A computed fold for a 73-nucleotide RNA from Agriterribacter sp., annotated as transfer RNA. The sequence is in RNAcentral, with records from ENA. Its Rfam family is "tRNA". By type it is a transfer RNA. Rfam links the family to the GO term triplet codon-amino acid adaptor activity.
[in-house]
RNA sequence: GGUCUGUUCGUCUAAUGGUUGAGGACGCAAGAUUUUCAUUCUUGUAAUAUGAGUUCGACUCUCAUACAGACUA
Numbered sequence: 001g002g003u004c005u006g007u008u009c010g011u012c013u014a015a016u017g018g019u020u021g022a023g024g025a026c027g028c029a030a031g032a033u034u035u036u037c038a039u040u041c042u043u044g045u046a047a048u049a050u051g052a053g054u055u056c057g058a059c060u061c062u063c064a065u066a067c068a069g070a071c072u073a
Stems, first nucleotide, its partner, number of pairs: 001072007010026004018056001027045006049065005
């Protein structure tokens, strides 16, 4: 250089083009419980790498860019 794959809350992960107003676990915050801490329970918090396109509708399909990885010369 070429080909291919991947990128989602702080972390891990789910989501057949329409049930998703993007779910779950851990974490974090508040409250309840407890003499206190821990445990347990309730509530909250926070994400689709960036840009464009296709479509009535895109995390999902297409293209470009960025980053990471694999193979190859």